The prediction has a mean pLDDT of 77.
Bacterial RNase P class A from a Candidatus Omnitrophota bacterium, 356 nucleotides, folded computationally.

[in-house]
């Protein structure tokens, strides 16, 4: 010098001016609240996407089973997770370092593409090895060899594929084979030690019957109730309707000689529901920051100090001066997390040239 790996930080500053939204104090107005004046406060590391896990909150549930659907190496954190910490074990990468689609293929159903005879009950295209006919050749005249055809036996070698049913030796055979041994590799009982464990080590003893669960409403094991701040309380107009009460007494009914009695409208009170509207829920919270102290860590504990937007068609914005690289990009009930956009700067580590 190029090249890579992995982790931390910050996310425009400062000052004037001026605009919005919330608090709190006072002033007016005369009110669920509305003005007006001052102080203070006012997005983010991702506020994002709405993927995952809770808190709230309302429905719904006696208890077990199943389906759907999630989750799936261990151990640990956590309120909880699919997240984060430390280990395994595979696999990637020359390393630094990464990633995980990391229960199960000796239960079932499937599926392996092109190429290959043959791709799962293995297969015979070539080749090797035979049997037998037929024809040829040579000779020693019944034997040999060749070729062509029918059968039959072999996975050793050839060729093909991602994959060809363990791999090298050696014995074995007509040729050949885990047939059978040696050794070395898979798997897999079992024991032994080491580890909390996942699993590692070694040693026996068996075995050698592809791969795919990232193929399935397959199987094991585990987890789940629904719905979400337009959840939900709470007050509540005008208008219209409903339900009572008194008065009232039209048509009419009933009895009738007559009063009496049922009863519709209208206009009075009462009541409870809903609608618009306001309030609330709402931001003190698994909050955040320093210290101690326990764990390798993630994080626990203990003690200190602080309070940092709360809107409801939605505020936080704009000018100007200085420095200046200014990117992703705007909260909407609240937390941890995962992903995704993005600009800076730092710190450590690999690897390859070269100089010293």
């Nucleotide at each position: 010098u190029g090249g890579g790996g992995g982790g931390g930080c910050g996310g425009g500053a400062u000052a004037g001016c001026u605009g919005c939204a919330g608090u709190u104090a006072c002033c007016g107005g005369g009110u669920a609240c509305c003005g007006g004046u001052a102080a203070c406060u006012g997005a983010g590391g991702a506020a994002a996407g709405u993927c995952c896990g809770g808190g709230c909150u309302c429905c719904g549930g006696u208890c077990g089973g199943g389906c759907c659907g999630g989750g799936a190496c261990u151990g640990g954190g956590u309120a909880a997770c699919a997240c984060c910490c430390a280990g395994g074990u595979u696999c990637c990468g020359c390393a630094a370092g990464g990633a995980a689609a990391c229960g199960g293929a000796a239960a079932g159903u499937g599926c392996c593409a092109c190429a290959g005879a043959a791709a799962a009950u293995a297969g015979a295209c070539c080749g090797c090895c035979u049997g037998u006919c037929u024809u040829c050749g040579c000779c020693u005249u019944g034997g040999c060899g060749a070729a062509a055809g029918c059968g039959g036996g072999u996975a050793a070698g050839g060729g093909u594929g991602c994959a060809a049913a363990g791999g090298u030796g050696a014995g074995g055979u007509a040729a050949g084979a885990g047939c059978u041994c040696a050794c070395c590799g898979g798997c897999g009982c079992c024991a032994a030690c080491c580890a909390u464990a996942a699993g590692g080590u070694u040693g026996c003893c068996g075995u050698c019957u592809g791969g795919c669960a990232a193929a399935c409403a397959c199987c094991u094991c585990u987890c789940u109730g629904g719905a979400g701040c337009a959840a939900g309380g709470c007050c509540g107009a005008g208008c219209a309707g409903g339900g009572g009460g008194a008065u009232g007494g039209a048509c009419g009914c009933c009895c009738g000689c007559u009063c009496c009695g049922c009863a519709a409208a209208a206009a009075c009170c009462c009541c409870g529901g809903g609608u618009a509207g306001g309030c609330u829920g709402c931001u003190u919270g698994a909050g955040c920051c320093c210290u101690g102290u326990c764990g390798u860590a993630a994080g626990g504990c203990a003690g200190g100090g602080u309070c940092a937007a709360g809107a409801g068609a939605a505020a936080u914005g704009g000018c100007u001066a200085u420095c200046u690289a200014a990117a992703c990009a705007g909260a909407a009930c609240c937390c941890g997390g995962c992903u995704u956009a993005u600009c800076g700067c730092c710190c450590c580590c690999c690897c390859c040239u070269c100089c010293c």
The model forms 94% of the base pairs in the Rfam consensus. Rfam family: Bacterial RNase P class A. About the family: Ribonuclease P (RNase P) is a ubiquitous endoribonuclease, found in archaea, bacteria and eukarya as well as chloroplasts and mitochondria. The sequence is in RNAcentral, with records from ENA. The organism belongs to Candidatus Omnitrophota, within Bacteria.